The part of an RNA shown here (small-subunit ribosomal RNA, 5' domain) has 518 nucleotides and comes from Flavobacterium sp. 7A-370. The full RNA is in RNAcentral, with records from ENA and SILVA. The coordinates come from a structure-prediction model, not an experiment, and the mean pLDDT is 84. The organism belongs to Flavobacterium, within Bacteria. Its Rfam family is "Bacterial small subunit ribosomal RNA".
[in-house]
Context: one part of a larger RNA
RNA sequence: GGAUGAACGCUAGCGGCAGGCUUAACACAUGCAAGUCGAGGGGUAUGCCGAUUUAUCGGCAGAGACCGGCGCACGGGUGCGUAACGCGUAUGCAAUCUACCUUUUACAGAGGGAUAGCCCAGAGAAAUUUGGAUUAAUACCUCAUAGUAUAACACAAUCGCAUGGUUGAGUUAUUAAAGUCACAACGGUAAAAGAUGAGCAUGCGUCCCAUUAGCUAGUUGGUAAGGUAACGGCUUACCAAGGCGACGAUGGGUAGGGGUCCUGAGAGGGAGAUCCCCCACACUGGUACUGAGACACGGACCAGACUCCUACGGGAGGCAGCAGUGAGGAAUAUUGGACAAUGGGCGCAAGCCUGAUCCAGCCAUGCCGCGUGCAGGAUGACGGUCCUAUGGAUUGUAAACUGCUUUUGCACAGGAAGAAACAUCCCGACGUGUCGGGACUUGACGGUACUGUGAGAAUAAGGAUCGGCUAACUCCGUGCCAGCAGCCGCGGUAAUACGGAGGAUCCAAGCGUUAUCC
Numbered sequence: 001g002g003a004u005g006a007a008c009g010c011u012a013g014c015g016g017c018a019g020g021c022u023u024a025a026c027a028c029a030u031g032c033a034a035g036u037c038g039a040g041g042g043g044u045a046u047g048c049c050g051a052u053u054u055a056u057c058g059g060c061a062g063a064g065a066c067c068g069g070c071g072c073a074c075g076g077g078u079g080c081g082u083a084a085c086g087c088g089u090a091u092g093c094a095a096u097c098u099a100c101c102u103u104u105u106a107c108a109g110a111g112g113g114a115u116a117g118c119c120c121a122g123a124g125a126a127a128u129u130u131g132g133a134u135u136a137a138u139a140c141c142u143c144a145u146a147g148u149a150u151a152a153c154a155c156a157a158u159c160g161c162a163u164g165g166u167u168g169a170g171u172u173a174u175u176a177a178a179g180u181c182a183c184a185a186c187g188g189u190a191a192a193a194g195a196u197g198a199g200c201a202u203g204c205g206u207c208c209c210a211u212u213a214g215c216u217a218g219u220u221g222g223u224a225a226g227g228u229a230a231c232g233g234c235u236u237a238c239c240a241a242g243g244c245g246a247c248g249a250u251g252g253g254u255a256g257g258g259g260u261c262c263u264g265a266g267a268g269g270g271a272g273a274u275c276c277c278c279c280a281c282a283c284u285g286g287u288a289c290u291g292a293g294a295c296a297c298g299g300a301c302c303a304g305a306c307u308c309c310u311a312c313g314g315g316a317g318g319c320a321g322c323a324g325u326g327a328g329g330a331a332u333a334u335u336g337g338a339c340a341a342u343g344g345g346c347g348c349a350a351g352c353c354u355g356a357u358c359c360a361g362c363c364a365u366g367c368c369g370c371g372u373g374c375a376g377g378a379u380g381a382c383g384g385u386c387c388u389a390u391g392g393a394u395u396g397u398a399a400a401c402u403g404c405u406u407u408u409g410c411a412c413a414g415g416a417a418g419a420a421a422c423a424u425c426c427c428g429a430c431g432u433g434u435c436g437g438g439a440c441u442u443g444a445c446g447g448u449a450c451u452g453u454g455a456g457a458a459u460a461a462g463g464a465u466c467g468g469c470u471a472a473c474u475c476c477g478u479g480c481c482a483g484c485a486g487c488c489g490c491g492g493u494a495a496u497a498c499g500g501a502g503g504a505u506c507c508a509a510g511c512g513u514u515a516u517c518c
Base pairs, nucleotide, nucleotide: 001518002517003516004515006514007513008512009511010510013370014369015368016367017366018365019363020362021328026326027325028324030323031322032321035070036069037068040067041066046061047060048059049058050057051056052055077281078280079279086206087205088204089203090202091201092200093199096198097197101194102193103192104191105190106189107188109143110142111141112140119132120131121130122129123128149174150173151172152171153170155168156167157166158165159164179186180185207253208252209251214244215243216242219241220240221239222238223237224236225235226234256278257277258276259275260271261270262269263268283304284303285302286301287300306317307316308315309314334360336359337358338357342356343354344353345352346351373404374403375402376401383395384394385393386392387391410454411453412452413451414450418445424439425438426437427436428435429434430433462507463506464505465504466503467488468487469486473502474501475500476499477498483490484489
């Protein structure tokens, strides 16, 4: 000199864009953050209409809850752990999986038994739960049919990169399906291919300590079996005695990694906030279930700590989601608005949900921009300060005064873009549901940005420093005192170094100090 997620002191007019718990992965009141589908199913409360014998019947609409499907593995948060194939980079899988989506081919035949809900009867303070009767499905089960699927057997051809792979024809065995609605549309099953996402393996790179020198029994390898989507000591049995290590094993400490960011001419050095990618975690530890995908933040079970309710028998909970509270701390914001846009889930769609997101609020935290007026004006006024003191110098064109302007602020008026779509209607093209055109509809921000008009210099400057380094000097007070100080140092009676004043210098809505990095 540059930089910062900064803090503190003094000061403060505005706007745009960004950023905002670095500390206690400390504890959390309250609200919201993941639902959706009636075009899968049964179906009620309730409402309306009508009829009557006035407490019944018929019809229409129809929640909530329940069964079922899809989603909840995304999105959002945090950095505890991790020195590791965790991450980065480059390869490989002839050792693998992939819901939804796209393309292609083929198919969907016949039956069955239940169970929620509803109803009845209970238990319990509650959370919740028991028994009986009855009922449906795109829920569940059985049978049929099927192959470029799976398994076994044997054959041929061909290729490679070692184990091997691919293709062809053959025999045997095994496993499918679901309807809604009847206009269409959406779905279902099997197989193949693609796309997307994931898993695994490997080369190289990846902090400090040798005042850590030896470490290792599933350890290293083999055979067999099990397990997995898949290879593998991944697991088990048996056999062998291996494996790693001064090219730093093992142990200890510290730490999420990268793109990037800061600095520097570069080489390097330092950092890992915001944004993006990957990883790990979800009160602490463990476990699996469901599922295409989790060993699952707002799922389950067990144990533990803590908090809460209780009728003492027993129960409930998990903000490292968005706000917010307490605590800690030098220190970090609103218990806001909207789904209008973008994106996501479900749905044929309308639509519903979305603290993702888009916006608004707070904070000079940073960067950038604008303003606090401009021109003229000398008796160089008064006052202040200083001096060589009847006089000068300086403050200083500064002020007064004259003319001009109106950014900004104030008042009034107008007032956006962001919106293109979906749906509906009309038309056209291809040719029977897609595309194109036209009309119509939708804005949280917001009466915001912006524009115009009006009056009026009106509404707006501070901070640090002035001994040298280092730009900027005098007077007074003090008298090794009070104090200053980044280093050298200053102060003991003439202090340009302390305190005040006048003046000056440097920055400027900021200026200094502290901390950290180069």